A computed fold for a 347-nucleotide RNA from Marinomonas balearica, annotated as Bacterial RNase P class A. The coordinates come from a structure-prediction model, not an experiment, and the mean pLDDT is 77.
RNA sequence: CAAGCUGGCCAGGCAGUCGCCGCCUUUUUAAAGGGGGAGGAAAGUCCGGGCUUCGCAGGGUAAAGUGCCAGGUAACGCCUGGGGGGCGAAAGCCUACGGAAAGUGCAGCAGAAAAUAAACCGCCUAAGCAGUUCGCUGCCGGUAAGGUUGAAAUGGUGCGGUAAGAGCGCACCGCGCGACUGGUAACAGUUCGUGGCAAGGUAAACCCCACUUGAAGCAAGACCAAAUAGGAGCUCAUUGGUGUGACCCGCACUGAGUUCGGGUAGGUCGCUAAAGACGUGCAGUGAUGUACGUAUUAGAUGAAUGGCUGUCCACGACAGAACCCGGCUUAUCGGCCAGCUUGCAAA
Numbered sequence: 001c002a003a004g005c006u007g008g009c010c011a012g013g014c015a016g017u018c019g020c021c022g023c024c025u026u027u028u029u030a031a032a033g034g035g036g037g038a039g040g041a042a043a044g045u046c047c048g049g050g051c052u053u054c055g056c057a058g059g060g061u062a063a064a065g066u067g068c069c070a071g072g073u074a075a076c077g078c079c080u081g082g083g084g085g086g087c088g089a090a091a092g093c094c095u096a097c098g099g100a101a102a103g104u105g106c107a108g109c110a111g112a113a114a115a116u117a118a119a120c121c122g123c124c125u126a127a128g129c130a131g132u133u134c135g136c137u138g139c140c141g142g143u144a145a146g147g148u149u150g151a152a153a154u155g156g157u158g159c160g161g162u163a164a165g166a167g168c169g170c171a172c173c174g175c176g177c178g179a180c181u182g183g184u185a186a187c188a189g190u191u192c193g194u195g196g197c198a199a200g201g202u203a204a205a206c207c208c209c210a211c212u213u214g215a216a217g218c219a220a221g222a223c224c225a226a227a228u229a230g231g232a233g234c235u236c237a238u239u240g241g242u243g244u245g246a247c248c249c250g251c252a253c254u255g256a257g258u259u260c261g262g263g264u265a266g267g268u269c270g271c272u273a274a275a276g277a278c279g280u281g282c283a284g285u286g287a288u289g290u291a292c293g294u295a296u297u298a299g300a301u302g303a304a305u306g307g308c309u310g311u312c313c314a315c316g317a318c319a320g321a322a323c324c325c326g327g328c329u330u331a332u333c334g335g336c337c338a339g340c341u342u343g344c345a346a347a
Base pairs, nucleotide, nucleotide: 001343002342003341004340005339006338007337008336009335010334012312013311014310015309016308017307018306020037021036023034024033025032026031039318043329044328046327047326048325049324050323051217052216053215054214058249059248060247061246063213064212065211066210067209068082069081070080071079072078083097084095085094086093087092098208099207103206104205105202106201120147121146122143123142124141128139129138130137131136155173156172157171158170159169160168174197175195176194177193178192179191180189181188182187221269222268223267224266231260232259233258234257235256236255240254241253242252243251277294278293279292280291281290282289283288
């Protein structure tokens, strides 16, 4: 200097003027003054909770979710650190990662054959039968080491053995089981022993196993005021009916369902000081925890923060709270900071 990897920060600023919304103070009750006023994702509504309601929210079945190990957290499908596997030259990145020796299913075409495996081209003709020109040939039989096909052909290499071959036998590697060592564990091993060794793959197929799970949701719910028709029918009925997903059991209560018609749809609360943010110290590899300190009015409700002027600049992308919080995912202009990997050149 170039290419790449990982982590973090910012999100237009300042001033003037007019306008909008909340809060506080004063007060002549309608005004004045002061302060404040959307995000890193507010988005998706995908997870987890806080909170509210429900005389079951109890037990079970079904159903759903997660799936290596250890931690963090209010909790999680999240985060941190490890392990196995894969990709990359590396820094690093990805991981839907329990079980195939419980069972079922699936793998087109090609190929001999894809699970009670199998013989197309080949190899042998030892043994048996027949023929013979005595070289061999045919039948029968053996074979899966070589070749073909395929994503995948049922361990690999070498030696021996055989008629020709084959873990048929042996050595090494691989694989299974056991012990030992290290580690909390997943797991690992230049360790030791043993077995010729289960006929492979797939569970983001059904399934089995382990753990977790009440439902509905701020349009939850509570209160106030006002108005109307204390309206008219139908069905079932204690062996029934109702009770916040379904079914069963239990428990509680004694009514429930439905058709037509009439009135209201206004206001207040919920509604924002928190499992919160920032700084420093301590503990920890880290997520995080803990102690001390600092600062803190967005709460709208057909929905508030906009227009103009000047100036600076990195010349502004994606984009607007609606009960709140912790995550994940997606969109995104431009700039800044720190660390690491590789290449080239110079000293």
Rfam family: Bacterial RNase P class A. By type it is a ribozyme.